Predicted 3D model of RNase P RNA and transfer RNA as a complex of 433 nucleotides.
[in-house]
Order: sequence, then C1' cells, then structure tokens
RNA sequence: CGUCCGGGCGGCCGCGAUUCGUUUCGGCGGGUCGAGGAAAGUCCGGGCUCCACAGGGCGCGGUGGUGGCUAACGGCCACCGGGGGCAACCCCAGGGAAAGUGCCACAGAAAACAAACCGCCCAAGCGGCUUCGGCCGACGGCAAGGUUGAAAAGGUGAGGUAAGAGCUCACCGCGCGCCUGGUGACAGGCGUGGCAAGGUAAACCCCACCGGGAGAAAGUUCACAUAGGGAGGGAUGGCGCGGCCCGCGCCGCUUGACCUCCGGGUAGAGCGUUCGAGGCCGUCGGCAACGGCGGUCCUAGAGGAAUGGUCGCCCCCCUCCGACCUUCGGGUCGGCGGGGACAGAACCCGGCUUACAGGGCG
RNA sequence: GCGAGAUAGCUCAGGCGGUCAGAGCGUCGGAUUCAUAACCCGGAGGUCGAGAGUUCGAGUCUCUCUCUCGC
Repeated sequence: CGUCCGGGCGGCCGCGAUUCGUUUCGGCGGGUCGAGGAAAGUCCGGGCUCCACAGGGCGCGGUGGUGGCUAACGGCCACCGGGGGCAACCCCAGGGAAAGUGCCACAGAAAACAAACCGCCCAAGCGGCUUCGGCCGACGGCAAGGUUGAAAAGGUGAGGUAAGAGCUCACCGCGCGCCUGGUGACAGGCGUGGCAAGGUAAACCCCACCGGGAGAAAGUUCACAUAGGGAGGGAUGGCGCGGCCCGCGCCGCUUGACCUCCGGGUAGAGCGUUCGAGGCCGUCGGCAACGGCGGUCCUAGAGGAAUGGUCGCCCCCCUCCGACCUUCGGGUCGGCGGGGACAGAACCCGGCUUACAGGGCG
Repeated sequence: GCGAGAUAGCUCAGGCGGUCAGAGCGUCGGAUUCAUAACCCGGAGGUCGAGAGUUCGAGUCUCUCUCUCGC
C1' cells in the first nucleotide's frame, strides 16, 4: 500500500415477521426467518411514481487528459502527461491566458502597449571646455550587473560592441509546419522562426459534453365524513412547471374559474414494498474494469420502528503476581482482574466519503 | 426527504481575495463622588467551527467532516 474478517459453541429468559395447531376468542404452544461493511453522512448517479406526450429558447447548475466499462455517474479500469519517493508504489478540478474583461496588496525604478533608482558608455550626432592632442556631460545611448518581490519580458556558453543587447552562433527550452507510430491523449524525427504568448479561469468568461421539476409524506385503491357553508377580492383571468418567455392542455369571464380569511368534517385499511441492473460457484472473452453462457440459492421488513439480555466454556488483547529459561532485548507456562470497536435497515440499487478495538493474507 | 447557519464573554458587520479582523453591550484600569450608578478617558480580549486543497496570499473560493436551527 492492497485485500479479507470483524468473536465461536451451548443453556436459560425475551422481541419482531410469518406459518401451523389449539382455544373458554382474551390468548397459549410448535416450526421457519430476522442488520452492516459501513445499514451512517445524504455528497453524486440511476430505477420507480406523478406533474403535457416530458416540448422549444434564454437563464442557471454540474463535469473537464485519452480510450473503454456501465442503466448511469463527479464512480471504476487501462493508458498518456506532470509531480513525489532509494524502491514497491502514491498524488494531480489534468480543456482554453495569441476572443475579451478584471485583479496582481506591501516592497520595488518598473507588475504588463515595460521601465530606468543604483549603474555601464561617450563610437556617431548634440552641448560645454580646450594647450586643438583631447576632456567632460545629459536633455544622448544601453538593458548585461545590483536592489525589491510569489512573479521582472527565454537559460548557459562563445562571438560581437563605445557600452550592451537573440545583435549573431552552438546547445537547451518555446512557438509553427511537415513526416512517422498510435483509435486517441501523446511520443519520436526533420525543418523553420529569432523569442512574440508573466501569473490567475476552485475571478468573470469562452469551448465541449451533461442536466425538465418534485420526491414514497412520490403515487394509487377502498372505507368514513361532509357542503358545494359564510365574508372579501376577482377578468388580455386562473391552474397545470417549481426562475423567465413561448408553446400545449383544462377551467372561467358576473349564473363568475381561481385566490385569501373564517367556520365545519375526516385523519382508518390495503397496494406501492421488497425477486433485484440480486448473491454464490464454474466456464469462456477481455491486460483490466466488465460482459456472455451454465448451474445453484431465496435472504429482514414497519406501523415512530423487532433483531436483545444473562450464565458457562473457548478465542484474542492489556495490567499485575509467581515459576522456569535467557544471547539480559526478552520468551514460555500458570493464576487474579479488566477489556473485545464503529455503529441499527425504513422504497430499492450502483458509487464516493467519513467512523472503526482487534486479527488474518499478499 | 429538503433548506439555512457557525466571526471577541453576548448580539451582529465584514461588497469583486491583500489595505481588514471591526461595531455595540459586557469586562479591566483611570478620572469624577463622602460612596455607588450614570457620564468622560484609556486598554485587554479572536488559530473567523475543524481539516485539506486552489492561489504569491483565504474570514472570503472549492471539497470533506463536526455542531446548531428551521421546513
């Protein structure tokens, strides 16, 4: 680092579901089954159900190397690139900064159409001085060196120059073009440019892809209840989509849909609901994730919520005591005592994350 | 099954990351008073709920966790 397990057996008492028997209909007795690797957090994704048949545009949100797996994913597998480690191996929100906008505090000369504080230079031009040889200077040239900073406008070396500078050259880096290999990310090679494109997108934004909303209190059936009760508002109106617009459907326009308030009634039962993208074994394909085929198994259910307690033996860990051995680190045996974690399904499933005494394997 | 929040002892600000960690009450010291309160002056007090990440730099942006409140 990966992976697996996460106490075992028996007695007694108890709980939930279901089934059988019995009953004086209140119960009683027997059988079978009864939590997890995370059932957790609710962070993603899907199934299922309803809302238009799930529609169009804008907005909003999410994801972000490439290829694959999958019902789908922000998950998994393999590979590429970058980084770390002696190594096994591990980590990366890993598209775009030459479309545009914003920001880069303090320090510093200068923070992005570069600049000139210290400094370097007087070759040409200019100004001054001149013994006419030259000397000095900035309002001239330079950007190599110093200073500041997280970051200073390619790096190293040589040539070159008044001093310098991709100014020129070699190597490295970078950009562009072509060729070769690869499905691809990309890699390698050749040529070319003379360097232009500082950082930041977990800032706005751009690009590509994905996403309609609500959620089992979804939704549906039966039973029961009442009433079409009162007041106010109400028309290019209201409801169905929940950000906006369109579109579609339904209802309504004074015999008034719908909204707000008041008053009254009901608040029980069933389905959804546990057999499912299901588990295990074998085999085939694939590097793998995973998929195909065959066999086998049925394995909790719910309603504010059952799955527990105790005793005995065994197992593991710790402290102490005693005996023995010792290579003085410790080890073996026996005994008293203490401890055995994190945590409890609620429609279901795939992941992620977090918690976890102790132990096994690689 | 959803939605908000956590900053000084208490109640709350903190816009688009730097200048920024602030305000009121409370508390401590001084001054005033015979004494106390009020008024006045001055000070202390914070790992910004915890841990990672992005960035030069995080109270602020992103992720994970903890706790609290609401539907």